[in-house]
């Protein structure tokens, strides 16, 4: 890279460096952003997918030591269908993306 599976309306920010675009891509909204985003490293912090322990028999609880992940906005939000319809709006599906854990 691929392929199965599960999860994505909860949670977590300082510093330092750098420097001009960034919010995956496409369309079209929207928001971020020289009052320094966005990256990168440092620390801290959330989470709980594996692992280890714990409890003891639970598809469960707990812990947070190891592995990984994550810390602006539901994966920002829409794109297809229905439902509503002045309008605003609600429910769901698909793709497609992250992430974990496995496989050939």
């Nucleotide at each position: 890279g691929u392929c199965u599976u599960a999860u994505c309306c909860a949670g977590a920010g300082u510093g330092u460096u750098u420097u001009a675009g960034g919010g995956a891509a496409c369309u079209g909204g929207c928001c971020c952003g020289g009052u320094g985003a966005g990256a990168a490293c440092a620390c801290a912090g959330c989470a709980a997918c594996c692992u280890a322990c714990u409890u003891g028999u639970a598809u469960g609880a707990g812990c947070a030591a190891g592995g990984u992940g994550c810390u602006a906005a539901u994966u920002c939000c829409a794109g297809c269908a229905g439902c509503a319809a002045c309008a605003a709006g609600c429910u769901g599906a698909a793709g497609a993306g992250a992430u974990a854990a496995g496989g050939a």
The RNA shown here (SAM riboswitch aptamer (S box leader)) has 104 nucleotides and comes from Loigolactobacillus backii.
The coordinates come from a structure-prediction model, not an experiment, and the mean pLDDT is 85.
The model forms 94% of the base pairs in the Rfam consensus.